[in-house]
RNA sequence: GGUUCGGUAGCUCAGUUGGAAGAGCGCUCGUCUGAAAAGCGAGAGGUCGGCGGUUCGAUUCCGCCUCGGGCCA
Repeated sequence: GGUUCGGUAGCUCAGUUGGAAGAGCGCUCGUCUGAAAAGCGAGAGGUCGGCGGUUCGAUUCCGCCUCGGGCCA
């Protein structure tokens, strides 16, 4: 340099012919306990890597850039 896969919650990851985002763990509160842990219930937490484009509407489609992994040179 070329090519390919990936970047979504604090962490590990889902996400549907494009209709506006979820799980597990973690965190907070409640419940339970003499008190904890576990269990149960509720809640907070997201510029969906960035900038453009297409569209009434983009995490999803297109282009460029950026970061990480693989392969080729």
Predicted 3D model of a 73-nucleotide RNA (transfer RNA) from an Acidimicrobiaceae bacterium. The sequence is in RNAcentral, with records from ENA. NCBI's taxonomy places the organism under Bacteria, Actinomycetota, Acidimicrobiia, Acidimicrobiales, Acidimicrobiaceae. It matches the Rfam family "tRNA". From the family's description: Transfer RNA (tRNA) molecules are approximately 80 nucleotides in length.